[in-house]
The RNA shown here (transfer RNA) has 73 nucleotides. The RNAcentral record of the sequence draws on ENA. The coordinates come from a structure-prediction model, not an experiment, and the mean pLDDT is 80. It matches the Rfam family "tRNA". Gene Ontology term of the family: triplet codon-amino acid adaptor activity. By type it is a transfer RNA.
RNA sequence: UCCUCGAUAGCUCAAUUGGCAGAGCGCGGCACUGUUAAUGCCGGGGUUACUGGUUCGAGUCCAGUUCGGGGAG
Repeated sequence: UCCUCGAUAGCUCAAUUGGCAGAGCGCGGCACUGUUAAUGCCGGGGUUACUGGUUCGAGUCCAGUUCGGGGAG
């Protein structure tokens, strides 16, 4: 330098064909009880890496940039 894969909640990851951004764990509250743990219920938490484009509508498609993994020279 080139090719390829990835970047979404605090962490690990989903999101079908472009159509309301979710789960588990963790966190907060409540219930349960001698107390804790476990269990159950409820809740908060997001500029979907960044900049632009296409579209009625983008996590998803296109271009560029940044960072990380793998490969070629």